[in-house]
RNA sequence: GCAGAGUAGGACCAUGUGCGUUAAGUGCCGGGUGAACAGGGAGUUGUCAUCCGGACGAAAAGGAAACUUGCGGUACAUGAUCCGCAUCCCGCUGC
Numbered sequence: 001g002c003a004g005a006g007u008a009g010g011a012c013c014a015u016g017u018g019c020g021u022u023a024a025g026u027g028c029c030g031g032g033u034g035a036a037c038a039g040g041g042a043g044u045u046g047u048c049a050u051c052c053g054g055a056c057g058a059a060a061a062g063g064a065a066a067c068u069u070g071c072g073g074u075a076c077a078u079g080a081u082c083c084g085c086a087u088c089c090c091g092c093u094g095c
Base pairs, nucleotide, nucleotide: 001095002094003093004092009083010082011081013079014078015077016076017075018074019072020071021070028054029053030052031051032050033049034048035047039090040089041088042087060069061068062067
């Protein structure tokens, strides 16, 4: 000098357990707070979590009941696949 590895996390699918269907949640907009970002350091206008406000907005059916079958850009867990340090410096592996 060239090439490469590896994180948090994200996307999506499957399974399981829940929640909602008396509409919360998800998604969108604005604002506050906090957290994380490869082995080390720094770190954003990016990411995630949470709170407040705003706009929009839905699929129910059966059953005496228990509940069942659906529905929701629904939550969490596990697994598969894919993507993956904004960026800077140093380090690691190979040549």
The RNA shown here (THF (Tetrahydrofolate) riboswitch aptamer) has 95 nucleotides and comes from Candidatus Caccomorpha excrementavium. The coordinates come from a structure-prediction model, not an experiment, and the mean pLDDT is 78. The RNAcentral record of the sequence draws on MGnify. Rfam family: THF (Tetrahydrofolate) riboswitch aptamer. About the family: Tetrahydrofolate (THF) riboswitch was first reported for Ames et al. as an RNA motif in 5' untranslated (5'-UTR)regions of folate transport and biosynthesis genes in Firmicutes genomes. The literature on the family includes a 2011 paper in Structure by Trausch et al., "The structure of a tetrahydrofolate-sensing riboswitch reveals two ligand binding sites in a single aptamer".